Context: one part of a larger RNA
RNA sequence: UGGCGGGGGCCCGCACAAGCGGUGGAGCAUGUGGCUUAAUUCGAGGCAACGCGAAGAACCUUACCUGGGUUUGAAAUAUACUGGAAAGCCUUUUGAAAGAUCGGCCCUCCUUCGGGACCGGUAUACAGGUGCUGCAUGGCUGUCGUCAGCUCGUGCCGUGAGGUGUUCGGUUAAGUCCGGCAACGAGCGCAACCCGUGUCGUUAGUUGCUACCAGGUAAUGCUGGGCACUCUAACGAGACUGCCCGUGUUAAGCGGGAGGAAGGCGCGGAUGACGUCAAGUCCGUAUAGUCCUUAUAUCCAGGGCUGCACACGUGCUACAAUGGCUGGCACAAUGGGACGCAAUACCGCGAGGUGGAGCAAAUCCUGAAAACCAGCCCUAGUUCGGAUUGGAGUCUGCAACUCGACUCCAUGAAGUCGGAAUCGCUAGUAAAGGCGUAUCAGCUACGACGCCUUGAAUACGUUCCCGGGCCUUGUACA
Numbered sequence: 001u002g003g004c005g006g007g008g009g010c011c012c013g014c015a016c017a018a019g020c021g022g023u024g025g026a027g028c029a030u031g032u033g034g035c036u037u038a039a040u041u042c043g044a045g046g047c048a049a050c051g052c053g054a055a056g057a058a059c060c061u062u063a064c065c066u067g068g069g070u071u072u073g074a075a076a077u078a079u080a081c082u083g084g085a086a087a088g089c090c091u092u093u094u095g096a097a098a099g100a101u102c103g104g105c106c107c108u109c110c111u112u113c114g115g116g117a118c119c120g121g122u123a124u125a126c127a128g129g130u131g132c133u134g135c136a137u138g139g140c141u142g143u144c145g146u147c148a149g150c151u152c153g154u155g156c157c158g159u160g161a162g163g164u165g166u167u168c169g170g171u172u173a174a175g176u177c178c179g180g181c182a183a184c185g186a187g188c189g190c191a192a193c194c195c196g197u198g199u200c201g202u203u204a205g206u207u208g209c210u211a212c213c214a215g216g217u218a219a220u221g222c223u224g225g226g227c228a229c230u231c232u233a234a235c236g237a238g239a240c241u242g243c244c245c246g247u248g249u250u251a252a253g254c255g256g257g258a259g260g261a262a263g264g265c266g267c268g269g270a271u272g273a274c275g276u277c278a279a280g281u282c283c284g285u286a287u288a289g290u291c292c293u294u295a296u297a298u299c300c301a302g303g304g305c306u307g308c309a310c311a312c313g314u315g316c317u318a319c320a321a322u323g324g325c326u327g328g329c330a331c332a333a334u335g336g337g338a339c340g341c342a343a344u345a346c347c348g349c350g351a352g353g354u355g356g357a358g359c360a361a362a363u364c365c366u367g368a369a370a371a372c373c374a375g376c377c378c379u380a381g382u383u384c385g386g387a388u389u390g391g392a393g394u395c396u397g398c399a400a401c402u403c404g405a406c407u408c409c410a411u412g413a414a415g416u417c418g419g420a421a422u423c424g425c426u427a428g429u430a431a432a433g434g435c436g437u438a439u440c441a442g443c444u445a446c447g448a449c450g451c452c453u454u455g456a457a458u459a460c461g462u463u464c465c466c467g468g469g470c471c472u473u474g475u476a477c478a
Base pairs, nucleotide, nucleotide: 001478002477003475004474005473007472008471009470010469011468012467013466015462016461019425020424021423022422023421026317027316028315029314030313031312032311033310034308035307042053043052064303065302066301067300068299069298070297073126077125078124079123080122081121082120083119084118088105089104090103093100094099108117109116110115128292129291131290132289133288137286139281140280141279142277144275149188150187151186152185153184154183155164156163157162168179169178170177194269195268196267197266199237200236201235202234203233204232205231208227209226212225213224214223215222240263243257244256245255246254247253319418323377324376325375326374327373328372335366336365337364340359341358345354346353347352384415389410390409391408392407393406394405395404431454432453433452434451435450436449437448
C1' cells in the first nucleotide's frame, strides 16, 4: 500500500421487510449428469454451465460408429512430361451408394505453326485435418457492474515503499455539485450529445383519413370533390429547479406549490472506466507450436447424436366454478410475403384439398384471444385434467421403421395447490391473454426475440440475510 475480520461508522441495491405470482409434489417438453452403447460427436461446470454454442439432428447438417471406396486427393497454386477439345448426351457390367468398368456420338478457338487458351492423365512441390494445447495468442464475449470509481502532470511531505490531490462538512443516482483544505490542474469513467416514446406546431396528403358537399350500393371512403381530424415522416417548439414560498452557510441542494401533455435523471433503450476471474471460446474465423500424411485426409450407404433402473436445472399443461362446455358478438400492434402471401367460391367433421381474384404491397393477403351477452354443468377425480394407447387420415419431403408435425374417432393415467428449501417483480410493472418474426422443404417452438390487449397489490422501515461503495480500526496474510 492492499486484501481480509462472526471490528466500528455512514450509504446504496427487489438485498431484506411489505405484497402479488411462481419453482420444489403430478404428467409432458427440453438441457445436463449418470448408466448403456459399435457410436450414443464435441464444447459449456457456483453466482457468471445445465430451452447454453444449436435463429430448426429423418438424409444432408455431422464433427461420432459400422461397412464399402479414393490417395496430388472434394476444393487451391506452380512446374515438367504426355494425351486430347473440354463440357455435354447416350450406353454395358457390377454395386446399397460412392466408385470401378465397356462402347458410341461429338472432336473447338487463337496462332509467329514452336505453342497458347481449356480439360484429362502421370510425376513432384504440396494440399487437407471440427486432431492437441484458450496455461503460447489475436479477436470477440461473460462477470463484478451502469457499481462510482481508476489514474496522471507539476508542486509539497516522507531516507524509502509511498502519501497528498481523491481526505473533511454538506449534497447527489453519480469523484454530482458546493464549501473548506499544500495543493493546483488534467485524463479515462458519471452526466450530456445518439435512438425510441409522451404534448403541440409547421411542411407534405397517397396507397392513409372522411368533418363537410355530391353521387351510388344489399352493405362498405365504394366513387368525385376535400386534407379539417386520425395517421404517416421530416423539421421545429417544449422542461431549465426557469417562477413562487419555506429551508439551508448569502452555497450546492432539499421540501411544498403554480402553470403544464410531461417536473426535478419524465419514461425506456443504446452506451460497460482502470482492472479481476491464467473466466469462456484453437468446433465461427484468424494464428504459434506440435501431431497425422494409403490417414487423425476424403467420398458414399446405413446407423448414432432421439438410447433409459435413476438424479438435477429450465419450462409448458393442470389440479377447476374469478372455472369448463355450447352458441352469439366486439376491439390490436409489431412484423412477413414472388422458390412467396393467398381472398371470394366449392369439397371434407377436421388436418386439408380443388381452384386462383389480388399483391414486389400504408393499395392485396396473413380470422386475435382473454373480455362481453345468453344457456348448461353443481363440487364429483367430475361436462375438471389431458398423459398413454388402439384405429383411421392429412401435409412436407427422394424417403417419416429407427426418428416429423398435424387432424378425427375411441381410450381416458397421474394430479384435489405441493416437505425442507427457493425464484421473479416497484407501474402500464407483476399477473393473465393472444399475435408476429428469424432459423426453416417439414418440424420436436411448450424455446428465443419482439408486439399489442386486460391490468393489480405493497414498500412501516434498514435490526437481520446477500452483494456493493466511502472513511476508520486490528492483523502472525501478500
Molecule: small-subunit ribosomal RNA, 3' major domain
Organism: metagenome